[in-house]
RNA sequence: GGGCCGGUCGUCCAGCAUGGUAGGACGCCGCCCUUACGCGGCGGAAGUCACCGGUUCAAGUCCGGUCCGGCCCA
Numbered sequence: 001g002g003g004c005c006g007g008u009c010g011u012c013c014a015g016c017a018u019g020g021u022a023g024g025a026c027g028c029c030g031c032c033c034u035u036a037c038g039c040g041g042c043g044g045a046a047g048u049c050a051c052c053g054g055u056u057c058a059a060g061u062c063c064g065g066u067c068c069g070g071c072c073c074a
Base pairs, nucleotide, nucleotide: 001073002072003071004070005069006068007067010026011025012024013023020057028044029043030042031041032040050066051065052064053063054062
């Protein structure tokens, strides 16, 4: 340099072909349970969906560009 894959709550990921309420687990906080801790149950907070633009009534999702990471080739 070329090809492919990926970037989404603190962490790990799903969602994307076919645009229409942003989700799960762990972690965190509160309550219940317990003599207490843990386990367990219930609830809550936590998101620039990497960045910039385009299309659209509407974009995490589609299109273009850029950045970062991984694998392969040279």
Background:
The prediction has a mean pLDDT of 83. A computed fold for a 74-nucleotide RNA from a Candidatus Bathyarchaeota archaeon, annotated as transfer RNA. It matches the Rfam family "tRNA". About the family: Transfer RNA (tRNA) molecules are approximately 80 nucleotides in length. It was read from a public genome assembly.